A computed fold for a 374-nucleotide part of an RNA from Candidatus Izimoplasma sp. HR2, annotated as large-subunit ribosomal RNA, domain III.
RNAcentral holds the full RNA, with entries from Rfam.
The coordinates come from a structure-prediction model, not an experiment, and the mean pLDDT is 81.
Taxonomically the source falls in Candidatus Izemoplasma (Bacteria, Mycoplasmatota, Candidatus Izemoplasmatales, Candidatus Izemoplasmataceae).
[in-house]
Context: one part of a larger RNA
């Protein structure tokens, strides 16, 4: 310079009460205002205790401070079923043998590692100051072990099928959700000296997995004989011939509905019945169509090779038992992550009421959250 600029979105505060030495700033109440495909809710990454309670005010907080993501002292994360591992493989990595190189080392088969993919059994309610599909209650399911009863040969690290997949498009069924009417329940308002009845307005009328049954829809022929293919074998697959059968039965699959779950839970109580709209969700990895022809392996089913000669093995039923490791607090369009900051920037996915509207635009606005720390 200068007690000058600035004090970080123009979403906005006001009043009363409380606490306290002290209050524009902390707490409570009322009104006002802001967001509402978010400035709400869940969750991945990342952070790593910031979560909760009590106490505190030196410093941090662009002012203040009795307050805090600050300081101190305690406390808090509970799983057979959620997410990962004890399963599988992709890109990529590594790499027994092997190839190359003078060496260091490079490449690479089988294998192994490796999710962003495949496989995989749980829901509703209650509870804490802080955790909950984890604790508790109720009702389930899965794997394994033992026993009982009944029945039966078993079975690859090998073969085969399935798993198993692209783009575009259309229609149907269904549900979630929402709107509206009747009934019922709760409250509210009006008239009245008061009550009943009536009328107005507002809100509510809820219930899962599992189990049983049924269904819109979708897929699919079945038997016999032969067999140079599927690295050996095969009753399996493939191929050939043929009987029967026709778009029907049967088989497999399948949203949803109904019953049960529930003499329970939730709710102060009622806890019913129509109508309409209607999904981007489910049936559906479906169907139709197109050419550029759209992962792999485990798993599951089946076939023998092999192993067994009688229950030592397997299947079914019932009862009883067992169930490992890591994560789980909290923030998560943000004052807690990435930006030197309590920074107008950046940050994957899911849900996302209602009125007007083609619409997730825009205006309004519920639940919820905030008024941006002079």
């Nucleotide at each position: 310079g200068a007690g000058u600029a600035a004090u970080g979105a123009a979403a906005a505060g006001u009043a009363g009460g409380g606490u306290g030495a002290g209050a524009a700033u902390c707490c409570c109440u009322a009104c006002c205002g802001u967001c509402a495909a978010a400035a709400g809710u869940c969750u991945a990454a990342g952070g790593u205790u910031u979560c909760c309670a009590g106490a505190g005010g030196a410093a941090g907080g662009u002012u203040c401070g009795u307050c805090c993501g600050c300081u101190c002292u305690g406390g808090g994360u509970u799983a057979g079923u959620c997410u990962g591992g004890g399963c599988c493989u992709a890109a990529g990595g590594u790499g027994a043998g092997g190839c190359u190189g003078a060496a260091a080392a490079g490449c690479g088969u089988a294998g192994c590692c490796g999710a962003u993919g495949g496989a995989u059994a749980a829901u509703g309610g209650g509870u804490u100051g802080a955790u909950a599909u984890u604790c508790c209650c109720a009702u389930a399911c899965c794997a394994c072990c033992a026993u009982u009863u009944a029945a039966a040969c078993u079975g690859a690290u090998g073969g085969a099928g399935u798993g198993a997949c692209g783009g575009a498009g259309a229609a149907a069924g269904a549900u979630a959700a929402c709107a509206u009417g009747g009934g019922c329940c709760a409250g509210u308002u009006a008239g009245u000296g008061g009550a009943u009845a009536u009328a107005u307005c507002u809100g509510g009328u809820u219930u899962a997995a599992g189990c049983g049954u049924u269904u819109a829809g979708g897929u699919u022929g079945u038997g016999a004989u032969g067999u140079a293919g599927g690295u050996a074998a095969a009753u399996c697959c493939g191929c050939a011939u043929u009987g029967c059968g026709u778009g029907a039965a049967g088989a497999c699959u399948g949203a949803g509905g109904c019953g049960u779950g529930a003499c329970g839970a939730c709710g102060u109580a009622a806890g019913u019945u129509g109508u309409g709209u209607g999904a981007a969700u489910c049936u559906a990895u479906g169907c139709u169509u197109c050419c550029a022809a759209g992962a792999a392996a485990a798993g599951c089913u089946u076939c023998u090779a092999g192993g067994g000669u009688u229950a030592a093995u397997u299947u079914a039923u019932a009862u009883g038992g067992u169930g490992c490791c890591a994560g789980u607090a909290c923030c998560g369009u943000a004052a807690a992550c990435c930006g030197a900051c309590a920074c107008a920037g950046g940050u994957a996915g899911a849900c996302g009421a209602g009125g007007a509207g083609a619409g997730a635009a825009u205006c309004u606005a519920a639940a919820g959250a905030c008024g941006c720390g002079c």